RNA sequence: GCUUGAAAAAGGCAAACCUCUCGAAAGGGGGGGACGCAAAGCCACUGGCCUACAUCUCGGUUUACCGGGACAUGGUAGCAGGGUUGCCGGG
Numbered sequence: 001g002c003u004u005g006a007a008a009a010a011g012g013c014a015a016a017c018c019u020c021u022c023g024a025a026a027g028g029g030g031g032g033g034a035c036g037c038a039a040a041g042c043c044a045c046u047g048g049c050c051u052a053c054a055u056c057u058c059g060g061u062u063u064a065c066c067g068g069g070a071c072a073u074g075g076u077a078g079c080a081g082g083g084u085u086g087c088c089g090g091g
Stems, first nucleotide, its partner, number of pairs: 002091004012037002017032006035078001041084003045081003048076003055070006
């Protein structure tokens, strides 16, 4: 450097749920908590998925407001691929 995760050691992260908080929502952050994780470290580049405040549009209504549809510019790195960095052990 490449490859690999059988057995181990030192450690690490933390799903659901509860709670506080930010957000229109999806979801994020703090605390508690552990289903799991060898990159469950980091990055929305590609595909997927989630959401729809605003915007556009249709209808009702008529300066308001209500409802349907479209839409990512919002998310998800614990959906996969890709990029990048890295602990321990085996080959």
The prediction has a mean pLDDT of 88. This is a predicted structure of a 91-nucleotide RNA (c-di-GMP-I riboswitch aptamer) from a Syntrophobacteraceae bacterium. NCBI's taxonomy places the organism under Bacteria, Pseudomonadati, Thermodesulfobacteriota, Syntrophobacterales, Syntrophobacteraceae. Rfam family: c-di-GMP-I riboswitch aptamer. Rfam describes the family as follows. GEMM was predicted in a large-scale screen for bacterial structured RNA regulatory elements.